[in-house]
RNA sequence: GCGGCUGUAGCUCAGCUGGCUAGAGCGUCUGCUUGCCAUGCAGAAGGUCGUCGGUUCGAAUCCGAUCAGCCGCU
Numbered sequence: 001g002c003g004g005c006u007g008u009a010g011c012u013c014a015g016c017u018g019g020c021u022a023g024a025g026c027g028u029c030u031g032c033u034u035g036c037c038a039u040g041c042a043g044a045a046g047g048u049c050g051u052c053g054g055u056u057c058g059a060a061u062c063c064g065a066u067c068a069g070c071c072g073c074u
Base pairs, nucleotide, nucleotide: 001073002072003071004070005069006068007067010026011025012024013023019057028044029043030042031041032040050066051065052064053063054062
């Protein structure tokens, strides 16, 4: 230099054939339960989907550029 894969909640990931309001588990917080803790139950907060731009009525999803990590080729 060229090619491929990955990037979504604090962590691990799903969704990626364009359209319910962006989700799950774990974690965090609050309440109940308990003499206290743990367990259990109920609820809540937390995301500009790596970044920028484009296409579209509509983009996490399609296109382009770019950043970071990993792998391969020369």